Predicted 3D model of a 72-nucleotide RNA (transfer RNA) from Candidatus Yanofskybacteria bacterium RIFCSPHIGHO2_12_FULL_45_19b. It matches the Rfam family "tRNA". By type it is a transfer RNA.

């Protein structure tokens, strides 16, 4: 330098056009003498950035940034 993939909650990941979810973690309550386990609940993300398409974009397109793999 060229090609490909990924970027969504604190972490690991779903969601493939119509106002974003799970597991783990955190916090609160119940239970316990207490802790743990278990049960119930709460908070937490405007989806890497900027544009474009569309009535509508996490999703489609482009550029840029970061990370990974391959080629030279």
């Nucleotide at each position: 330098g060229g090609g490909c993939g990924c970027u969504u909650a604190g972490c690991u990941c779903a969601g493939u056009g119509g106002u974003a979810g799970a597991g783990c973690g955190a916090c609160u309550c119940g239970u316990u003498u207490a802790c743990a386990c278990c049960g119930a609940g709460u908070a937490g993300g405007c989806c890497g950035u900027u544009g474009g398409u569309u009535c509508a974009a996490u999703c489609c397109c482009a550029a840029c940034a970061g990370c990974g793999c391959c080629c030279a």